[in-house]
RNA sequence: AGAGUUUGAUCCUGGCUCAGGAUGAACGCUAGCGGCAGGCUUAACACAUGCAAGUCGAGGGGCAGCAUGUCGGAACCUUCGGGUUCUGAUGAUGGCGACCGGCGCAAGGGUGCGUAACGCGUGAGCAACUUGCCCGUUUCUGGGGAAUAACCGUUGGAAACGACGACUAAUACCCCAUGGUAUCAUGAUGAGGCAUCUCAUUAUGAUUAAAGAAUUUCGGAAACGGAUAGGCUCGCGUGACAUUAGCUUGAUGGCGGGGUAACGGCCCACCAUGGCUACGAUGUCUAGGGGUUCUGAGAGGAAGGUCCCCCACACUGGAACUGAGACACGGUCCAGACUCCUACGGGAGGCAGCAGUGAGGAAUAUUGGUCAAUGGUCUGACGACUGAACCAGCCAUGCCGCGUGAAGGCGACGGCCCUAUGGGUCUUAAACUUCUUUUGUAAGGGAGCAAUAAGGCGUACGUGUACGCUGAUGAGAGUACCUUACGAAUAAGCAUCGGCUAACUCCGUGCCAGCAGCCGCGGUAAUACGGAGGAUGCGAGCGUUAUCCGGAUUUAUUGGGUUUAAAGGGAGCGUAGGUGGCCUUUUAAGCCAGCUGUGAAAUACUGUAGCUCAACUACAGCCGUGCAGUUGGAACUGUAGGCUUGAGUGCACAAGAGGAAGGUGGAAUUCGUGGUGUAGCGGUGAAAUGUUUAGAUAUCACGAAGAACUCCGAUUGCGAAGGCAGCCUUCUGGGGUGCAACUGACACUGAUGCUCGAAAGUGUGGGUAUCGAACAGGAUUAGAUACCCUGGUAGUCCACACAGUAAACUAUGGAUACUCGCUGCCGGCGAUAUAAUGUCGGUGGCUUAGCGAAAGCGUUAAGUAUCCCACCUGGGGAGUACGAUCGCAAGGUUGAAACUCAAAGGAAUUGACGGGGGCCCGCACAAGCGGAGGAACAUGUGGUUUAAUUCGAUGAUACGCGAGGAACCUUACCCGGGCUCGAACGGCAGGGGAAUGGAUCAGAGAUGGUCCAGUCUUCGGACUCCUGUCGAGGUGCUGCAUGGUUGUCGUCAGCUCGUGCUGUGAAGUGUCGGCUUAAGUGCCAUAACGAGCGCAACCCUUGCCAUUAGUUGCCAUCAGGUUAUGCUGGGGACUCUAGUGGGACUGCCACCGCAAGGUGUGAGGAAGGGGGGGAUGACGUCAAAUCAGCACGGCCCUUACGUCCGGGGCGACACACGUGUUACAAUGGUGGGUACAGAGGGAAGCUACCUGGCGACAGGAUGCAGAUCUCGAAAACCCAUCCCAGUUCGGAUUGGAGUCUGCAACCCGACUCCAUGAAGUUGGAUUCGCUAGUAAUCGCGCAUCAGCCAUGGCGCGGUGAAUACGUUCCCGGGCCUUGCACUCACCGCCCGUCAAG
Repeated sequence: AGAGUUUGAUCCUGGCUCAGGAUGAACGCUAGCGGCAGGCUUAACACAUGCAAGUCGAGGGGCAGCAUGUCGGAACCUUCGGGUUCUGAUGAUGGCGACCGGCGCAAGGGUGCGUAACGCGUGAGCAACUUGCCCGUUUCUGGGGAAUAACCGUUGGAAACGACGACUAAUACCCCAUGGUAUCAUGAUGAGGCAUCUCAUUAUGAUUAAAGAAUUUCGGAAACGGAUAGGCUCGCGUGACAUUAGCUUGAUGGCGGGGUAACGGCCCACCAUGGCUACGAUGUCUAGGGGUUCUGAGAGGAAGGUCCCCCACACUGGAACUGAGACACGGUCCAGACUCCUACGGGAGGCAGCAGUGAGGAAUAUUGGUCAAUGGUCUGACGACUGAACCAGCCAUGCCGCGUGAAGGCGACGGCCCUAUGGGUCUUAAACUUCUUUUGUAAGGGAGCAAUAAGGCGUACGUGUACGCUGAUGAGAGUACCUUACGAAUAAGCAUCGGCUAACUCCGUGCCAGCAGCCGCGGUAAUACGGAGGAUGCGAGCGUUAUCCGGAUUUAUUGGGUUUAAAGGGAGCGUAGGUGGCCUUUUAAGCCAGCUGUGAAAUACUGUAGCUCAACUACAGCCGUGCAGUUGGAACUGUAGGCUUGAGUGCACAAGAGGAAGGUGGAAUUCGUGGUGUAGCGGUGAAAUGUUUAGAUAUCACGAAGAACUCCGAUUGCGAAGGCAGCCUUCUGGGGUGCAACUGACACUGAUGCUCGAAAGUGUGGGUAUCGAACAGGAUUAGAUACCCUGGUAGUCCACACAGUAAACUAUGGAUACUCGCUGCCGGCGAUAUAAUGUCGGUGGCUUAGCGAAAGCGUUAAGUAUCCCACCUGGGGAGUACGAUCGCAAGGUUGAAACUCAAAGGAAUUGACGGGGGCCCGCACAAGCGGAGGAACAUGUGGUUUAAUUCGAUGAUACGCGAGGAACCUUACCCGGGCUCGAACGGCAGGGGAAUGGAUCAGAGAUGGUCCAGUCUUCGGACUCCUGUCGAGGUGCUGCAUGGUUGUCGUCAGCUCGUGCUGUGAAGUGUCGGCUUAAGUGCCAUAACGAGCGCAACCCUUGCCAUUAGUUGCCAUCAGGUUAUGCUGGGGACUCUAGUGGGACUGCCACCGCAAGGUGUGAGGAAGGGGGGGAUGACGUCAAAUCAGCACGGCCCUUACGUCCGGGGCGACACACGUGUUACAAUGGUGGGUACAGAGGGAAGCUACCUGGCGACAGGAUGCAGAUCUCGAAAACCCAUCCCAGUUCGGAUUGGAGUCUGCAACCCGACUCCAUGAAGUUGGAUUCGCUAGUAAUCGCGCAUCAGCCAUGGCGCGGUGAAUACGUUCCCGGGCCUUGCACUCACCGCCCGUCAAG
């Protein structure tokens, strides 16, 4: 000193929470010792029992009891003196129960009920007072008297307690005398002060004293003084609530009395009508106050237990008595409640003293010891009493101290973890070795606290006092402390470990159990739950809970705010209050300084000292920020005086929708009457209700009514705000400018108060043209109590009265001063043509400094300052409830709490989104061509079915997809039969056998049995089988644990970085703007300058040319040959093949343009503006797809979820969808004839050719591992036929017969032939592809493959179109901008109702 938490991120506002300290604490776990402290916070609840206040015989009468003495009696003993025991008498002695008397009991101890008060604190005052015991000074202490208790007698009562009679004493009581500096009254003189007055001296009168005891001391009385202790009064300070605003009749004062120690309405009679209060009276609630304690940097805030001071109280309420002192804790009386005793008549009691009990409560101790010390009361003293006090006991309640061992020991066992042949950690920790002995146990010694008292002795002076010596006394305690012995021996826990906050892993659990101070954690890999290991923190304690302060500048005096976060009153006038211009003037109340007194001690701080240290304690110092007095000062405020600049008045001038009243004008609207006129009018997105042949609407004329004032008209003007608009008149307010005559601070603000205050609303009375809540009807709609339409009441207008609120907003209170400028407009003044600048007031825009969280504000401040007022303190509950008040009502004003949440909020940023805007693109639409959707079939999917119909893919981006070949195999699924080192592989150990090949039997097969052949070797072994073991195996789960790969946005033009700059920051800039492009392509501009990934280019292919090379390709020229053919010799010219180059770059021309670039029937060229096609896919999005292609973490199975075999299934079939094929025909079908490709494949292959078969194909046979052989075109073209029909279209389905592949075509293959000949006649809503060698159409090849369900996929060539005006709209995308309460991002967020719980 800060931290966490609102957001995707940011800054701010703002609350909540945490880390610290503290406690008279409590609870949980744990616990060795000592020292010092502390210990009913709750029921001022009730109390059993014991103790807590007595003492004095040197005041008194006495003698119940005790002891002694004396005198008797009796018994016993006897040394005959007497002794012992019992008993009686005797106050004679020591003493003493009870009694009279004195002093004390008013202290000490307890508690905090009451009390908001002169109760407390602090400082003063008493000229208005008292004070026992104590101290000092002076004086006195003479004489007498009458009673009464005890005791005794009688007597009442259960008791408590009395009653009557008689006797007696005193330091008890009374009288007389004396007396003064006492008191009172009157008079005189003097002095002083503070108002009534006070003091001193003096005179006269009146009144009032005393007590002895005992042996030299203590008492008694009067007076004065001191000290101590009190009483009273005053200034200042000392809680909450205004949802408590008025209170008061002894109330406020006076005169006179009474009373008191004393002043006083303290009390009383009379008189007056005062007194208190917004500076908070009165009422209600709460509370003992202070020194101090805790916290805090301080200012403050909170508290008042222990200790000290003061107050109050003593079962509750009241009252007095005694006394120096009480209205009295352990006194009295009365009343009340409660408890107890009782003979029922009546009595007794008061723990908030110390212990203790019950109760209450989370919770708080022993019915202990001693007067040894300190202190108190009494006493001449000894001494007595003392639950005050000193000690001990209980309790980790707190603070402080000590200990539970120290050194060495390189790492064992075990636990835990890991990347696991090995490491790490617990861990030098232990064991082990050496050492020490605080503590402990045992034994021994053993304090200080104690000073002296009485008494005795001695000294000094003065028969007494002082001093010295001597001289008893210890509860605690045989404690502290010291010494010795023994032996590591007797002694460690608690909480935490996601962040805040120091400390991490494994297992279990699986939104369960649970945790949590806040944020939050837990839904199968939890550092957050539970356990374990480890770690961290503190340590005889540690955590939790409760409370206080802090952090919180989150009530802000120090030290906050109010445009938008909570917060400026709707506006003005103005009271109290607060604040206030200039002066070399006055004063000294505030203010400043010095000094004096006080501010108790303890506490706190500093220093020193004592307990072994510390806590604790002692001493000294400082402090106590305050109050009072006094002496100075005079800047500022105040006071008194002056001034003119603030303010006001006066004179002059101009402006204005300022206000009130009255009058008046035209247009429009509606209505009425009449005319013209005829079929609709009106209304809407479209309609309908409505209105109209009874004549509307329209139009003309006349008339009536009420309301509002077009143009001018504007960031205009005026007003305090609300607000104010045709014109005229009257009355009237305010502001501005100029002049500087007058007043002389008269000013500013303004709680309470008063006034004004839009619209709607209310009351009464008018008025009512328009418009128009409510209401009615028509539409819209799923509904439509709305938006739209047709009507329409209140109202809208006027008068009077009420109401008193608005986003009453500039969301910005008023006043004054200061702080750069530029530019409009309004009203004055000045200057005027040698001018066009100045000045005052207002109203706008942009900006400097500055401010602000930012947006923004910025001389009209949200800047810099001063003054005054109002208001705010998290969100919701709520501007609600209750109360009060105002109102006719509606309602207004004032204005909470319980409960609940961890946020709510402001400004700005990035993105996404918008049925927001701008620009642009794409077969996106449009323009076209051909399809799909209807039929049959093929194929995939869903669904259903099934023993199984294995699994995955599911909008675009699944569905002829994984699968580029499911009859067995594949195969993962189902049924059945087998195996368990296992179907495959490796290592080690042991044993057997060559390996291997064949036959046969059982069986569905796997498999099992039997037999035969075979008999390796370099002796190491190779190969194989069996047994054991270590590794297996899993298409089981998790694609939401992953790698890799892929789809999509999208071949869209974007996505970023470095440095710089801007911003508090998130971020921005760059990447925006203009032009251009297919393109973030380029150019220009520019706080940006550059760069990267993408674009483009580089690569492949195709189109033209050149060159090089010619075999299997080619053949122009030459030669040979054939029925024919580059067939042969030969040739490289051509085609072609396949290598290398060239070519295209807006290069040229014209036009447009700054440039980039664009345009052109341009030139040239094979090709022209990216020539065509391909490969190439940025940052990222969809937790997109895939654990079944592969790999891989974790989990799961292990005689099975592994593996082998046979059979079945993946091919099912009321149905639905996707993708295709074939068609519906004449641009066609059928038959015949004839021609032209490219790219590929081929050895268990492709096959020429021949033969057979209608054919699929079969049997022969040849060439070719290929520019050589072979597989090979169809549409097209020619001829013929069919003649619009379910057909010579269409070919499904079915029957029969075959071919081929293959162990095997039943489930479940393809093909051929014959026969059969279904639906279908161009397809609803809707929808798909395509912009040129494209669509459409025609065939060919390949992969997979024994064969094939291929109509699929991937390629190849042949024939070969139509259309694009254009970008309004649909879809998708890019850039800029705007709004936003979205950011999981519009499939968002969110409101209300209903239902379930």
A computed fold for a 1397-nucleotide RNA from an uncultured bacterium, annotated as small-subunit ribosomal RNA. The sequence is in RNAcentral, with records from ENA and SILVA. It matches the Rfam family "Bacterial small subunit ribosomal RNA". Its family is annotated with ribosome and structural constituent of ribosome in the Gene Ontology.